About this RNA
A computed fold for a 72-nucleotide RNA from Cafileria marina, annotated as transfer RNA.
[in-house]
RNA sequence: GCUUAUAUAGCUCAGGGGUAGAGCAUUAGACUGAAAAUCUUUGUGUCGAUGGUUCAAAUCCAUCUUUAAGCA
Repeated sequence: GCUUAUAUAGCUCAGGGGUAGAGCAUUAGACUGAAAAUCUUUGUGUCGAUGGUUCAAAUCCAUCUUUAAGCA
């Protein structure tokens, strides 16, 4: 340099045009003499950036950026 993939909550990830979700973690409470475990509860995210298509974009298209792999 070329190709492909990747970017969504603190972390790991789902979501494939129509109000952004799960697990873990976190907050608060119950239980306990206290703690752990268990149960209940709690989401504050400009969906990497800019532009385009569309009535409507995290999702489709273009460019750029991050990370990873392959080729040279």
It matches the Rfam family "tRNA". It is annotated as a transfer RNA. The RNAcentral record of the sequence draws on ENA.